[in-house]
RNA sequence: AUCUGAAAAAGCCAAACUAUGGGCGACCAUAGGACGGAAAGCAAUGGGUCUCUGAUAGUUUUAUUGAGCCUUCUCCAGUAGACAGCCGCGCUGCCGGA
Numbered sequence: 001a002u003c004u005g006a007a008a009a010a011g012c013c014a015a016a017c018u019a020u021g022g023g024c025g026a027c028c029a030u031a032g033g034a035c036g037g038a039a040a041g042c043a044a045u046g047g048g049u050c051u052c053u054g055a056u057a058g059u060u061u062u063a064u065u066g067a068g069c070c071u072u073c074u075c076c077a078g079u080a081g082a083c084a085g086c087c088g089c090g091c092u093g094c095c096g097g098a
């Protein structure tokens, strides 16, 4: 340097859930708690999932700053957001083995 995680050791992180606080929300922070994790460390540039927003007035003909539709739904749009413990790319890193 490359490949690798079978058996170890020392440590590390912490899902669900609960409490408190923040956020419209997805979700986040802290404490408790461990389902798991060898990158469950960093990073929203690719894919993905999710959230929010898409007004209002009028109605005989409409303007229009979304459409289908009447569904807590779907599609579309947003240089708006969340998720790195969904996948990929990039960067960094502990222990052991070859």
Base pairs, nucleotide, nucleotide: 002098003097004096005095012037013036017032018031019030020029021028022027035085041091042090046087047086048083049082050081051080052078053077054076056063057062066075067074068073

The RNA shown here (c-di-GMP-I riboswitch aptamer) has 98 nucleotides and comes from a Syntrophaceae bacterium. Of the family's consensus pairs, 88% are formed in the model. NCBI's taxonomy places the organism under Bacteria, Pseudomonadati, Thermodesulfobacteriota, Syntrophales, Syntrophaceae. Model confidence (mean pLDDT): 77 of 100.